[in-house]
RNA sequence: GAGUUUGAUCCUGGCUCAGAACGAACGCUGGCGGCGUGCCUAACACAUGCAAGUCGAACGCGAAAGCCCGCCUUCGGGCGGGCCGGUAGAGUGGCGAACGGGUGAGUAACACGUAGACAACCUGCCUUCCAGUUCGGGAUAACCUUUCGAAAGAGGGGCUAAUACCGGAUAACACUCUCGGGUCGCAUGGCCCGGGGUUGAAAGGCUUGCUGCUGGAAGAGGGGUCUGCGGGACAUUAGCUGGUUGGUGGGGUAACGGCCCACCAAGGCUGUGAUGUCUAGCGGGUCUGAGAGGAUGAUCCGCCACACUGGAACUGAGAUACGGUCCAGACUCCUACGGGAGGCAGCAGUGGGGAAUUUUGCGCAAUGGGCGAAAGCCUGACGCAGCAACGCCGCGUGAGUGAAGAAGGCCUUUGGGUCGUAAAGCUCUUUUCCGGGGGAAGAGACCAGACGGUACCCCGGGAAUAAGCACCGGCUAACUCCGUGCCAGCAGCCGUGGUAAUACGGAGGGUGCGAGCGUUGUUCGGAUUUACUGGGCGUAAAGGGCGUGUAGGCGGUCCGACCUGUCAGAGGUGAAAGCCCCCGGCUCAACCGGGGAAAUGCCUUUGAAACAGUCGGACUGGAGGACGAGAGGGGAGAGUGGAAUUCCUGGUGGAGCGGUGAAAUGCGUAGAUAUUAGGAAGAACGCCGGUGGCGAAAGCGACUCUCUGGCUCGUCCCUGACGCUGAGGUGCGAAAGCUAGGGGAGCGAACAGGAUUAGAUACCCUGGUAGUCCUAGCCGUAAACGAUGGGCACUACGUAGAGGGGUGUUCGAGCAUCUCUCUGCCGGAGCUAAUGUAUUAAGUGCCCCGCCUGGGGAGUACGGCCGCAAGGCUAAAACUCAAAGGAAUUGACGGGGGCUCGCACAAGCGGUGGAGCAUGUGGUUCAAUUCGAAGCAACGCGAAGAACCUUAUCCUGGGCUUGAAAAGCAAGCUGUAAUCCCUUGAAAGGGGGAUGAACCGUAAAGCCGGAAGCUUGUACAGGUGCUGCAUGGCUGUCGUCAGCUCGUGCCGUGAGGUGUCGGGUUAAGUCCUCUAACGAGCGAAACUCCUACCCCCAGUUGCCAGCGGGUAAUGCCGGGGACUCUAGUGGGACUGCCCCGUUUAACGGGGAGGAAGGUGGGAACGACGUCAAGUCCUCAUGGCCCUUAUGACCAGGGCUACACACGUGCCACAAUGGCCGGUACAAAGGGCAGCGAGGCCGCGAGGCGGAGCAAAUCCCUAAAAACCGGUCCCAGUUCGGAUCGGAGGCUGCAACUCGACUCCAUGAAGUCGGAAUCGCUAGUAAUCGCGCAUCAGCACGGCGUGGUGAAUACGUUCCCGGGCCUUGUACACACCGCCCGUCACACCACGAAAGCUGAUUGUACCGGAAGUCGCUGAGCUAACCCCCGCUUCGGUGGAGGAGGCAGGCGCCCAUGGUAUGAUUGGUGAUUGGGGUGAAGUCGUAACAAGGUAACC
Repeated sequence: GAGUUUGAUCCUGGCUCAGAACGAACGCUGGCGGCGUGCCUAACACAUGCAAGUCGAACGCGAAAGCCCGCCUUCGGGCGGGCCGGUAGAGUGGCGAACGGGUGAGUAACACGUAGACAACCUGCCUUCCAGUUCGGGAUAACCUUUCGAAAGAGGGGCUAAUACCGGAUAACACUCUCGGGUCGCAUGGCCCGGGGUUGAAAGGCUUGCUGCUGGAAGAGGGGUCUGCGGGACAUUAGCUGGUUGGUGGGGUAACGGCCCACCAAGGCUGUGAUGUCUAGCGGGUCUGAGAGGAUGAUCCGCCACACUGGAACUGAGAUACGGUCCAGACUCCUACGGGAGGCAGCAGUGGGGAAUUUUGCGCAAUGGGCGAAAGCCUGACGCAGCAACGCCGCGUGAGUGAAGAAGGCCUUUGGGUCGUAAAGCUCUUUUCCGGGGGAAGAGACCAGACGGUACCCCGGGAAUAAGCACCGGCUAACUCCGUGCCAGCAGCCGUGGUAAUACGGAGGGUGCGAGCGUUGUUCGGAUUUACUGGGCGUAAAGGGCGUGUAGGCGGUCCGACCUGUCAGAGGUGAAAGCCCCCGGCUCAACCGGGGAAAUGCCUUUGAAACAGUCGGACUGGAGGACGAGAGGGGAGAGUGGAAUUCCUGGUGGAGCGGUGAAAUGCGUAGAUAUUAGGAAGAACGCCGGUGGCGAAAGCGACUCUCUGGCUCGUCCCUGACGCUGAGGUGCGAAAGCUAGGGGAGCGAACAGGAUUAGAUACCCUGGUAGUCCUAGCCGUAAACGAUGGGCACUACGUAGAGGGGUGUUCGAGCAUCUCUCUGCCGGAGCUAAUGUAUUAAGUGCCCCGCCUGGGGAGUACGGCCGCAAGGCUAAAACUCAAAGGAAUUGACGGGGGCUCGCACAAGCGGUGGAGCAUGUGGUUCAAUUCGAAGCAACGCGAAGAACCUUAUCCUGGGCUUGAAAAGCAAGCUGUAAUCCCUUGAAAGGGGGAUGAACCGUAAAGCCGGAAGCUUGUACAGGUGCUGCAUGGCUGUCGUCAGCUCGUGCCGUGAGGUGUCGGGUUAAGUCCUCUAACGAGCGAAACUCCUACCCCCAGUUGCCAGCGGGUAAUGCCGGGGACUCUAGUGGGACUGCCCCGUUUAACGGGGAGGAAGGUGGGAACGACGUCAAGUCCUCAUGGCCCUUAUGACCAGGGCUACACACGUGCCACAAUGGCCGGUACAAAGGGCAGCGAGGCCGCGAGGCGGAGCAAAUCCCUAAAAACCGGUCCCAGUUCGGAUCGGAGGCUGCAACUCGACUCCAUGAAGUCGGAAUCGCUAGUAAUCGCGCAUCAGCACGGCGUGGUGAAUACGUUCCCGGGCCUUGUACACACCGCCCGUCACACCACGAAAGCUGAUUGUACCGGAAGUCGCUGAGCUAACCCCCGCUUCGGUGGAGGAGGCAGGCGCCCAUGGUAUGAUUGGUGAUUGGGGUGAAGUCGUAACAAGGUAACC
């Protein structure tokens, strides 16, 4: 920086991604080289080899094979000598083995880092200097011999050497004691000079000038010890400590020290985190980051620790010793069972563990180390090589040219596009590769090269040997096709897949990186998401319920001093490597070398003195006090009062009361309620009362008294910073609850009853116990809220209230004004995500405290503390989600509000729902009953007309396959197209036959060609097959409702608002007015059509007043244009006029005139949009599917079925009627395969017939109701006509399934229709006929048309639907929404649990190996001392002493044991809640007044 909460927005907030890195691993792939790196796990166990030896110039001993010679011989050989050779070898002795190499277990520590200290220390080898190196002695290993043992090994006896060991001498500047002096230091004290005493050394070797040895002084380097400071987690670890803290004296050490011991004192550490637990080697550095930080501690360097585990010392200059010793333990191995041996966390290597980490290589050539005088030996340190793309760096897999844009793949709108100059082809090059030749440096002077025939160079060959991986929905760079069909799968987050998937799988293409590419894991980053840099807390997570106050933090003015912080200069240090800069070396780079910079730190020192601090002095403004006033439900205790309720008693009274939405339970004739008088009891205190007062908060309300806290004002008198905050601590703390004892009127959890209800463990009602009240004591919580911690300062106003004071004026309680304190409202700047806040800040600053870090799990579990209990305080994790949230916006919704409209209700008229029938639908049935339409807005709908056809394979059956229709190509055919006939068949179709043209080339003909036709083949046709949720178009609906938007401006961070709101008005967002809006568009209206009036024009087919003619009669004829009418042009109506109302306006009410009056009536016309509404079966169309069938043809059937159910209708039930007779008056339409007159026939449907008419002419055409007359007389009828029988005519190829109609006969249900429900406000409803479309025929349907012609509307409470404003919202698929809890099922993690079982650890005791130390040591004992004997005088033997040793005892103590605790794991029948899950069960708690406001 991006993605992700929403319909959209802003914010908060988490999750996720893009980056870099790695000792990595895994998947796919893999050409070369250089430089690095390579057990992160089991500090698990280890076979084998190697990793520490060396010195003969310290010393003694000393082979063998083999060769030569001699002697002997049983000819096998044996013996001796020489060479081998003073060699190999072991041993004594010296030095080394404490280095180098490995590992990270332990360790939270002076272990490490850094800076210091040692006046408290040691130091082999090396360097320098001083001095010395003398006289003696006794042993011992090797060796020889012997014993034991399987072995390892051990013992006895005998001999021997030394630079091994011992004694004596000598010596200082050494050591120690002591005396004196000088000098220095912060102190203990150090250093120097002088005198005296004591102690105390040595080793020789060889090549004769070297080396060694001894004592001492110093240096260099190395080490030891101490100190300041620094760097983990947990407080759900808060107290720890007995050698503990200190002292005195001693011991011990190289050295200080409780390091150890005795005695004495009682201390020491800790909230600046002791103790405990967990984790961890530390640093230089490394990774990341802009930095500050965060994470890390592989390789390299420094330090530490460890060496199978635990303990211990020895040797030594140095170890408490990786390749030494002893003991104990576990493990492994050998064993003759008696005993022994071992320690790869050295280099290789093995097993094991694990996702995972290499060769049992070469060499000491270089560097370094040990020993040696040296040669040299040793060196798995090291130098090299090997393995591994593990990392970094470099190189290559070719370069140029090449369009027929090849073939092929993929896509395609079929034109083409793309892979793509890519390939091929042609021309080149040779890094790499292969072959051949030469051939290093690495070694500064000699010898010596593992690497290595390597690097490098030259020649030859030849494009030859060399490309993959991931991704392509957004983030994020890269798109199409096919397959699949919520399947298979993908996925980092959002998400994707349910038939058109750029998201799955494949392909083509593309993008990215490239010998690699992806994935996984981990770290930092992004994350200002722990905020020092750099965050927050009214409502998003977050202010402690409120005081008081300890530690701590912070702190007014002036002066002086100090210099701790602070600042500046200088010095030291901050190892090297690394990072950074410059230069240089490998062809470059990685890598390496040289120089520099840096190293933000620490220390020392010299200064400065403003600020902070400290000390001293002063001040008054902060704070407190004093004095004088004041208000108050502030607190505690004691007392007093009246009203009301209930109860008790008496009176009056007599039937109800009470209660509710309505009731009932309940009370009442044993007298209630009501009323009246009296009494009792408890609790609460009306009016005042307030937006008011007091208190820290909780909270406080009748009155009086007593005690008591705080506050305010005035004076400006006193003190002199005494202050603010406040972790812990401590006190107070509503209601409910608890304990004990009282009290108990009213109210009232629980409980009971009555209702309500589907239920009603509720809401409502009648009762009612705890409780509510008091005393004493607990509890300690709350939506304890202003959801806003406390303090100080500063920053606009206005207004109201409470308490006090001042000033002016006044008679004044008044008025005006100023001021201090307190409490509200409004509002600006500022702040804020917005809302809002705004001198009572959420503004601007400072100080202190508390708290937050995604949601759920959970304020839960465990632990601890508190509590009598209830419970409180403190307070997690696993797991799970991609959000949870705040504010605001637009909608939608509300059993929210306001305004308003509509045949919405109401008022009325007529219906439906009941009957019969028609018709459509559901259902059922059927071989099939084709399909669609589904609340309104499907259901007399598509269908304005299913007997066949229509028709749709819907069913049965028959037959066709380039096809019924269209059209291309190729080939073939010509007695071809067409017509007709025969045959088979239900037809379609099949088979056969006859006749037989025409056009063009061409004028004629033809057995030619073309065209046409037919056949075959091939591309294709065809589909009422699927998807209306892929679509176009069309349509329905809200709705003829009055709305829906735009431009510019303005407001808002933004969604968005404004405009379009408000006030009026209208049918209307119609108009007016106001107005940060001004305009505009789509709608409304108008324009259009019909209709109502008039004028004009025109006058046939229409008309006929006047004139003429004619008839029985008729505009019949002449004629006429007057009228009606026709159909064209105009006019007319606009609130124009008058009055009134309103705001002056819009507009409304009334009136005049007028055919018509306030849109005259009707029609057409339907905004932005909604319903994934309807239609793929009108048509069009993407995709999919069928292709001898889902196409096309035919016959028959079905769509017409029928127990039922519903919708829409028709006709009725009758007298406002039926029937019979008579007599009037329309409009609008239609007509040539048509309408069909008059006439004739038939009861009739109809038939015969044909005049007239392509129509203001003729026809359909009779209008009907009405009116007049007659009849019927209330009945299942002279109502009603269903049903059924018979007979007909009509249409049609054909009326059986299945047409309408006529006549005769039949005469069903039905007597006005339950719940419910529909239409209609005037020429309307109702009622009456007429016509038309479709159509051969078929109309109760549809569409039109005229005739007759009502009733009612008080009104807007209610039902339904709509509009505008407003309000709430947890809804946005928008209330048919959202959503809660139990239960049932599955899975997951966690808690509890009788216990069981580990690990770690405390305390007490037992026991106690090895070993140091101490004591002892009668045993053993060469050197020194003394004595005695022997003596060849060299010695030797004996006894004793000194010293040493074995052994014994003691202290300490490892492993171990017993007992008892603690901490922490694992597991556990059962149990508890929690989370998740597609669908389930029960209810409906919450969101709207959520239907009882919600919540704590």

Small-subunit ribosomal RNA from an uncultured bacterium, 1496 nucleotides, folded computationally. The RNAcentral record of the sequence draws on ENA. The prediction has a mean pLDDT of 84.